Context: one part of a larger RNA
RNA sequence: GAACGAGGUCUAGUGGCGUGCUUAAGACAUGCAAGUCGUACGGAAAGGCCCCCUUCGGGGGGUACUCGAGUGGCGCACGGGUGAGUAACGCGUGGGUAAUCUGCCUUAGGGUUAGGACAACCCCGGGAAACUGGGGCUAAUACUGGAUAAGACCACGAGCUCUUCGGAGCUUGCGGAAAAAGAUGGCCUCUCCUUGGAAGCUAUCGCCCUUCGAUGAGCCCGCGUCCCAUUAGCUAGUUGGUGAGGUGACGGCCCACCAAGGCUUUGAUGGGUAGCUGGUCUGAGAGGAUGAUCAGCCACACUGGAACUGAGACACGGUCCAGACUCCUACGGGAGGCAGCAGUCGGGAAUUUUGGGCAAUGGGCGAAAGCCUGACCCAGCAACGCCGCGUGAGGGAUGAAGGCCCUCGGGUCGUAAACCUCUGUCGGGAGGGGAGAACGGUUGCCGUUCAAACAGGACGGGAGCCUGACGGUACCUCCAAAGGAAGCACCGGCUAACUCCGUGCCAGCAGCCGCGGUAAUACGGAGGGUGCAAGCGUUGUUC
Numbered sequence: 001g002a003a004c005g006a007g008g009u010c011u012a013g014u015g016g017c018g019u020g021c022u023u024a025a026g027a028c029a030u031g032c033a034a035g036u037c038g039u040a041c042g043g044a045a046a047g048g049c050c051c052c053c054u055u056c057g058g059g060g061g062g063u064a065c066u067c068g069a070g071u072g073g074c075g076c077a078c079g080g081g082u083g084a085g086u087a088a089c090g091c092g093u094g095g096g097u098a099a100u101c102u103g104c105c106u107u108a109g110g111g112u113u114a115g116g117a118c119a120a121c122c123c124c125g126g127g128a129a130a131c132u133g134g135g136g137c138u139a140a141u142a143c144u145g146g147a148u149a150a151g152a153c154c155a156c157g158a159g160c161u162c163u164u165c166g167g168a169g170c171u172u173g174c175g176g177a178a179a180a181a182g183a184u185g186g187c188c189u190c191u192c193c194u195u196g197g198a199a200g201c202u203a204u205c206g207c208c209c210u211u212c213g214a215u216g217a218g219c220c221c222g223c224g225u226c227c228c229a230u231u232a233g234c235u236a237g238u239u240g241g242u243g244a245g246g247u248g249a250c251g252g253c254c255c256a257c258c259a260a261g262g263c264u265u266u267g268a269u270g271g272g273u274a275g276c277u278g279g280u281c282u283g284a285g286a287g288g289a290u291g292a293u294c295a296g297c298c299a300c301a302c303u304g305g306a307a308c309u310g311a312g313a314c315a316c317g318g319u320c321c322a323g324a325c326u327c328c329u330a331c332g333g334g335a336g337g338c339a340g341c342a343g344u345c346g347g348g349a350a351u352u353u354u355g356g357g358c359a360a361u362g363g364g365c366g367a368a369a370g371c372c373u374g375a376c377c378c379a380g381c382a383a384c385g386c387c388g389c390g391u392g393a394g395g396g397a398u399g400a401a402g403g404c405c406c407u408c409g410g411g412u413c414g415u416a417a418a419c420c421u422c423u424g425u426c427g428g429g430a431g432g433g434g435a436g437a438a439c440g441g442u443u444g445c446c447g448u449u450c451a452a453a454c455a456g457g458a459c460g461g462g463a464g465c466c467u468g469a470c471g472g473u474a475c476c477u478c479c480a481a482a483g484g485a486a487g488c489a490c491c492g493g494c495u496a497a498c499u500c501c502g503u504g505c506c507a508g509c510a511g512c513c514g515c516g517g518u519a520a521u522a523c524g525g526a527g528g529g530u531g532c533a534a535g536c537g538u539u540g541u542u543c
């Protein structure tokens, strides 16, 4: 000099954009943060609508506009937080997978029939509660059988191509074992009853088996990745082999047996510290320091351990066990996990609102309307940072008064003020402003396409209508009015800026050199000056 997620002092007009527990991965009251689908299903607790009864309190039935609870599907493995642990294939970078998986999405192809339950509900219980036992009824895209198998899988063969020589890909023969689910809208051309429906057909969405991808993930390898040698030896599943097991997959990953290996001064092992990176700060660069916000990866979710479900977890707001802590209890037993968003206590030099909205972007579910979303978008607080603007402009000498200095002549504050003429940024008041942020959805119309079709669906075009938290905000116009808006540090040298008074090695100053013991430009005050400026200086830390 530059920088900061900064702290404390003095001071403080306004706007935009950012940022805001670096400490106790300490403990948490309260609210919210993951639901959705009735176009999967049985159904009807509540509301709506219709009907009936009524002692006018209410009761019963229907409908399915709607939907509590339940079965079922998808999601809950994303998004959000934190940095404890980790010196590691954890991360970075470059490769490998002939050793692998991949829900939703996507390309192409193929595709059926039966059955029995369990919730909800009803009945009888247990318990203070959390919850739970027994019996009975019932549906499904829930569950379980049977049929079929192009292709996929397994075993045994044959041929061709490639190969890291381990194997892989393609074609083919025989044998084995494994599938499925329907929903909604429309139509009668064909069959049956024939108003219209059923089978059927058709459109859309699903389901099952294969398949090309895409996306995501697992595993392996080369290189790089802090300090200590006042840590020099470490290692028995240890190193390798054979076999068997296990996994989606290779492998001591696990096990039995066999061999005695493996690592290490090019730093093993041990100890300390630490999430890593893109980046950030500094520096001419090399380098040094750092890893807040944003982005990628990893790890964790009260502490320790474990698996279940699932395409995916060994799962922050799931389960089980153990522990510590807190709470409820009828003492028998139960409940909980803010390192989600706010907020509280505590710790600390120190870090915000128990706000608004799903309007936008994105996500989950749904055919859709839509619902949910403390992700997100906004607002609030804080000069915490960066940037912008203002606190007036022009004229004005008797160089006024006053202050300060003085060699008493004067000098200086100083065009500064007063005064005159103007302007109107910000702030204040009034009015306009749903301008932009909007894509999308819905109702008619037109065209193309699927289709037997004038139903219906999909796609495209144009028209009307609907939707804004921010917010009566931004912005614009008008009104009044110089009116409401300047401080802080320094002035011995480094280093821009000097005199007087007070003090008298005292009181004090100080980043270094050093000032102060009677004329102190260095202490304190004043006048003046210098530097920055809504900030200024100081402390801390880094270069």
Base pairs, nucleotide, nucleotide: 001543002542003541004540006539007538010535013389014388015387016386017385018384019382020381021347026345027344028343030342031341032340035074036073037072040071041070043067044066047065048063049062050061051060052059053058081300082299083298090225091224092223093222094221095220096219097218100217101216105213108210109209110208111207112146113145114144115143121136122135123134124133125132126131153176154175156173157172158171159170160169161168162167182205183204184203185202186201187200191198192197193196226272227271228270233263234262235261238260239259240258241257242256243255245253275297276296277295278294279290280289281288282287302323303322304321305320306319325336326335327334328333353379355378356377357376361375362373363372364371365370392422393421394420395419402413403412404411405410426484428479429478430477431476432475440466441465442464443463445461446460447459448458449457450456487532488531489530490529491528492513493512494511498527499526500525501524502523508515509514
A computed fold for a 543-nucleotide part of an RNA from an uncultured bacterium, annotated as small-subunit ribosomal RNA, 5' domain. RNAcentral holds the full RNA, with entries from ENA and SILVA. The coordinates come from a structure-prediction model, not an experiment, and the mean pLDDT is 81. It matches the Rfam family "Bacterial small subunit ribosomal RNA".